Model confidence (mean pLDDT): 84 of 100. Small-subunit ribosomal RNA from an uncultured bacterium, 1474 nucleotides, folded computationally. It matches the Rfam family "Bacterial small subunit ribosomal RNA". Gene Ontology terms of the family: structural constituent of ribosome and ribosome.
RNA sequence: GACGAACGCUGGCGGCGUGCUUAAUACAUGCAAGUCGAGCGAGGUUAUUGUUUCAAAGUCCUUCGGGGUGGCGAAAUUUUAACCUAGCGGCGGACGGGUGAGUAACGCGUGGGCAACCUGCCCUAAAGCCCGGGAUAACAGUGGGAAACUACUGCUAACACCGGAUGGUCUCAUUUUGUGGCAUCAUAAGAUGAGUAAAGGUUACGCUUUAGGAUGGGCCCGCGUCCCAUUAGCUAGUUGGUGAGGUAACUGCUCACCAAGGCGAUGAUGGGUAGCCGGCCUGAGAGGGUGGACGGCCACACUGGGACUGAGACACGGCCCAGACUCCUACGGGAGGCAGCAGUAGGGAAUAUUGCGCAAUGGAGGGAACUCUGACGCAGCGACGCCGCGUGAGCGAUGAAGGUCUUCGGAUCGUAAAGCUCUGUCCUCAGGGAAGAAGGUUAUUAACUUGACGGUACCUGAGGAGGAAGCCCCGGCUAACUACGUGCCAGCAGCCGCGGUAAUACGUAGGGGGCAAGCGUUGUCCGGAAUUAUUGGGCGUAAAGGGUGCGUAGGCGGCCUUUUAAGUCAGAUGUGAAAGCCCACGGCUUAACCGUGGGAUUGCAUUUGAAACUGGAGGGCUUGAGUAUCGGAGAGGGUAGUGGAAUUCCCAGUGUAGCGGUGAAAUGCGUAGAUAUUGGGAGGAACACCAGUGGCGAAGGCGACUACCUGGACGAAAACUGACGCUGAUGCACGAAAGCUAGGGGAGCAAACAGGAUUAGAUACCCUGGUAGUCCUAGCUGUAAACGAUGGGUACUAGGUGUAGGGGGUUUCGAUACCCUCUGUGCCGGAGUUAACGCAUUAAGUACCCCGCCUGGGGAGUACGUGCGCAAGCAUGAAACUCAAAGGAAUUGACGGGGGCCCGCACAAGCGGUGGAGCAUGUGGUUUAAUUCGAUGCAAACCGAAGAACCUUACCUAGGUUUGACAUGUACGUGGUACGGAUCUGAAAGGAGAAGGACCUAGCCUUCGGGCAAGGAGCGUACACAGGUGCUGCAUGGCUGUCGUCAGCUCGUGUCGUGAGAUGUUGGGUUAAGUCCCGCAACGAGCGCAACCCCUGCAUCCAGUUACCAUCGAGUGAAGUCGGGGACUCUGGAUGGACUGCCAGCGACAAGCUGGAGGAAGGUGGGGAUGACGUCAAGUCAUCAUGCCCUUUAUGCCCUGGGCGACACACGUGCUACAAUGGCCGAUACAGAGGGCGGCGAAAGCGCGAGCUGGAGCGAAUCCCCCAAAACCGGUCCCAGUUCGGAUCGCAGGCUGCAACUCGCCUGCGUGAAGUAGGAAUCGCUAGUAAUCACGGGUCAGCAUACCGUGGUGAAUACGUUCCCGGGCCUUGUACACACCGCCCGUCACACCACGAAAGUCUGCAACACCCGAAGCCGGUGGCCUAACCCGCAAGGGGGGGAGCCGUCGAAGGUGGGGCAGAUGAUUGGGGUG
Repeated sequence: GACGAACGCUGGCGGCGUGCUUAAUACAUGCAAGUCGAGCGAGGUUAUUGUUUCAAAGUCCUUCGGGGUGGCGAAAUUUUAACCUAGCGGCGGACGGGUGAGUAACGCGUGGGCAACCUGCCCUAAAGCCCGGGAUAACAGUGGGAAACUACUGCUAACACCGGAUGGUCUCAUUUUGUGGCAUCAUAAGAUGAGUAAAGGUUACGCUUUAGGAUGGGCCCGCGUCCCAUUAGCUAGUUGGUGAGGUAACUGCUCACCAAGGCGAUGAUGGGUAGCCGGCCUGAGAGGGUGGACGGCCACACUGGGACUGAGACACGGCCCAGACUCCUACGGGAGGCAGCAGUAGGGAAUAUUGCGCAAUGGAGGGAACUCUGACGCAGCGACGCCGCGUGAGCGAUGAAGGUCUUCGGAUCGUAAAGCUCUGUCCUCAGGGAAGAAGGUUAUUAACUUGACGGUACCUGAGGAGGAAGCCCCGGCUAACUACGUGCCAGCAGCCGCGGUAAUACGUAGGGGGCAAGCGUUGUCCGGAAUUAUUGGGCGUAAAGGGUGCGUAGGCGGCCUUUUAAGUCAGAUGUGAAAGCCCACGGCUUAACCGUGGGAUUGCAUUUGAAACUGGAGGGCUUGAGUAUCGGAGAGGGUAGUGGAAUUCCCAGUGUAGCGGUGAAAUGCGUAGAUAUUGGGAGGAACACCAGUGGCGAAGGCGACUACCUGGACGAAAACUGACGCUGAUGCACGAAAGCUAGGGGAGCAAACAGGAUUAGAUACCCUGGUAGUCCUAGCUGUAAACGAUGGGUACUAGGUGUAGGGGGUUUCGAUACCCUCUGUGCCGGAGUUAACGCAUUAAGUACCCCGCCUGGGGAGUACGUGCGCAAGCAUGAAACUCAAAGGAAUUGACGGGGGCCCGCACAAGCGGUGGAGCAUGUGGUUUAAUUCGAUGCAAACCGAAGAACCUUACCUAGGUUUGACAUGUACGUGGUACGGAUCUGAAAGGAGAAGGACCUAGCCUUCGGGCAAGGAGCGUACACAGGUGCUGCAUGGCUGUCGUCAGCUCGUGUCGUGAGAUGUUGGGUUAAGUCCCGCAACGAGCGCAACCCCUGCAUCCAGUUACCAUCGAGUGAAGUCGGGGACUCUGGAUGGACUGCCAGCGACAAGCUGGAGGAAGGUGGGGAUGACGUCAAGUCAUCAUGCCCUUUAUGCCCUGGGCGACACACGUGCUACAAUGGCCGAUACAGAGGGCGGCGAAAGCGCGAGCUGGAGCGAAUCCCCCAAAACCGGUCCCAGUUCGGAUCGCAGGCUGCAACUCGCCUGCGUGAAGUAGGAAUCGCUAGUAAUCACGGGUCAGCAUACCGUGGUGAAUACGUUCCCGGGCCUUGUACACACCGCCCGUCACACCACGAAAGUCUGCAACACCCGAAGCCGGUGGCCUAACCCGCAAGGGGGGGAGCCGUCGAAGGUGGGGCAGAUGAUUGGGGUG
């Protein structure tokens, strides 16, 4: 894009189309094929004419019985006219209408042929229509039957039937001549013989014969016409011939005989599927799909078979038979066939009215009127499709109300609505009102008459915006976005994928987009898809080259020339139906639709021509190919023989205790003498060195030497043949290893197997043994990563350099060297090519020829079938199902029990610890009413917390409170209000609450004392709101940790690459460093490094108070205490100093390194601050901030008490120790840095002590904290659970604080636990460091073993980079990329799904053999029957025909064994998904 569609939601009108795709299932009911009386007899109706009979009313007469008259009317018959019809007869029921079951076929399409044919009705032409005959239905009668129907007897007609005549023509047989052709032959004109016609009725129509035409058919042929080779062989009337039969006609169409053919890889046969075409859909086209409506052809008519009639049928609404089904039945027997139009049931996702009319068109019959016509014309139903129209138009901003969103300002729906002014298509009502009609009747007039649709289309008038919009979508593809709800739920989804609390993806709403009386979904087809590639693809690594050769068919094929015309090209003619398509014009108001004309119909056939190319035929050539000659090379193949080294075994000698084996061992061998060594012997297998990306071979493959047999390649020269060539489906041969069969052989090696080890295990790797096998002969197997993952051939297209074989030239006496060339084999590399990698004269380049192969992954090289094989197995080779990928090459990372280089207290070398003890502290766990919360490898765990008795506090218990402990606003109230709180209650909070008791603004009144009313503040009430340490650190900001103070991370421009990306940033050196130098398709730059900053170490200058005190003076018990000084220390400001600057060596003359000098300091002097791009969804919503969610008499707030301090345990971090380098006692030195007013707190006094009293001084270089301790000196202890160690507990105290019970710190006295140096494991540290010693500070009422600082004393060791850990750079592999804590394989267990096998079971299909054998055609017979003709007076006979019977064929049916296919099947096998 399309549709005969269906489904969901919705639905105003009209036009034109279209509508059982399924059950070719079964059908109730009605209709769909009749007509002709101008073919015939007969019957009937009506009218009429005549006749006959009967005869009502009335009337007359009467004996009352009746009679006459009368004539309504009736019956019979006759005449005429009109009409109806069962039957005989004619024509038509073979058309029209339906369906697509069957059919893979001359069925269809296309083009031809019939010299092998037929054709009713129609047209043209010619001729003819003479004489006779016998029946039969109807009807009548008698019967049978339920019915359908039927038997017999009798009568009758015809355009029904029959005989004869005529016979130009016609048919047949024989035959003559001419002409033509295509082999048989055809045709024209003749001759002879035989045979064959007719119907009448009557205005006209018919009939017979013949010729021709037209129309319609029949048969034959070329070409085209689906899938399966897991269908490879098929065929007996089969193929052909002769003869006969048969047909309208040819033919094995049928039969007899003869021959043995015919078809098939260019796909026979078989199986599956299917009506074919014009066309239709799609596509740029080539193609692909399709065959509904319309048109052509075919086939079918309940299923199967059969013929009859006829011009035509083997017949949809005919017949016969068989079968199934349905119906009727009196059970004896009958009837039926909607795939005609409606309609019903059923099936189904699904498909309409039991309508009107013959008015038109067409058909049948008829002379016609006319009749019939579910063909057809119309109407009805269905948005099923196409087309058209409408649902209003203009103005209209307070941008209304309302909805939605919101940053609360607004935005949007939106000129949309309302409102005003109009219009009138559709609609409603009223009025008018067609064309379609031609014909018919009659006399060719006149006149009359014919419309289903339909009172429809159309026209006019009136009414009134009134009655008329939905559907899908809005994450990307793909036009269109927000809010709420939901919370991996519910759901969506075409693909990718959305949804786990901020969903543009679910649902709803608002808004928007698209289409519109429709819109979506589903299904199907084509397109995009160059994704089956003819146009127009590929095969080194993505799927794909056969393992290799030989060679058949086939395909393709060198140069010159002659010819031909099959291919090819050009012209002409015929055909290619109509419709459809395209173009133009025209008709319905337009369009759809319809009409007219033109084009196209790419094809086929016939014919005429051209001759370049391909093909065919003829002739020639030598360059392709081959032959002969000469020559050399080679692990080419086969057979036989020979050789030495080595292993093993046997014998003998020497010799003694081990050997062997491994990472280390053990099993094993050995005192019965091994291993080792010497000599001799046996046997088998393989052939060291030479040996080489060397040689040979088609590949597999081939390696000692000799002989014989044998294949191929190469070189030289150019004698011969003359295209003999290339490829190669099927086929044939070869074909490593393993394996198989039979027989040998068996040294070494060695699957299986045994033992020893290793290991969690070890059916392995290692070791000791060891059988098949490996070897030979004969045969089989036929596969490999059979690889160059690269089929073969030919030609062409830069080079360079090896190597093997041959030839030539130059040089040389020669060797040699150089140059050229052919063949083979390597490497490098350009153009070109390639997705890239790469290939590159040995192509994966440029072309041609031939073969093989591929078409997403898995299932699966599996199953089934078949072939081969002894087996193992090989070859061929699917499907269901399942996935949204599988894969190639390259890129960047990450990773590696890959490599290289380098660094770090990373290891090593050392020192001291932790892990063991006690205690402190944090965490887990457990417990609890609560033990609040967070932090969890490194990078949580003396962490948040720089300090939980209350408070803190977030937790628990109990009590209380609700505009709130806190903020803002509005409204109302209050005016003895706010405030205040005695007192009561209570655990407190809270509740109740007396006395007292105001302030501000401005107004009015005033006796100036004050009063009145209003408002503010305050208070109370109500409403908005407050509040939340409630959730989410995975919604966030900010801050922080970590890799890591590691040396990295990037950018611009350029260049390279299709691209991701690369280069720079790699390389050679060097550095602590991407630090620097050199080189380089790179050149520069940024963030990092370094430096700049601070502290410290040296010096100088400046300045000295509270610091300092050398000199001078004063002064003291002592004293910078005082005057003073500015020298020193110090304080704190400035400056200098260090830069590989200098020297030597090394290095590349560089960067730099090593050493040295000088210097306080030397190569970054030491320390700090400083943390690149980023990683870890790292940490923190409980510092703070913040979105969303939750809560609102509670998850908020207040308060009491408790808890955060629990304690079987486990872990982390510390303190104190275990002692003599020590403890205790005594004595006695030396710091730095800090802090201090709710503070530090001196002196002095008291107390054993904690501390108390005290209060000087000090907001501090002034005063205080503040005696530093270890060290040093002296004493004691004497190795002991101690004079070590101090836990625990008791008593007594002190301090802080409202309060030390839970739960603080300190003191004194007493008590005196574990612990004697710490398993596996593990941590810190490289110098003023570790270790050790004390001091201070923050927090803080109090509480420090923690933290942050300060100084004192003060080491050991580093060979070195193999290893562990972490990191950096380069490189390599990768199937990893949430990146190795990755990915991923198989079993097992469970669930589901599809498939294979399976004892069997069931069903279907086609065929075969035999049995039975209907109807019917044909043949035979026909003793029975028999109108027409003949003979006969007749009887009868004959001829002819028939019933019946027999036979051939023959449907259905039966029996049987096989074949093919399908379904199912306990169980079983693998596969897929989870």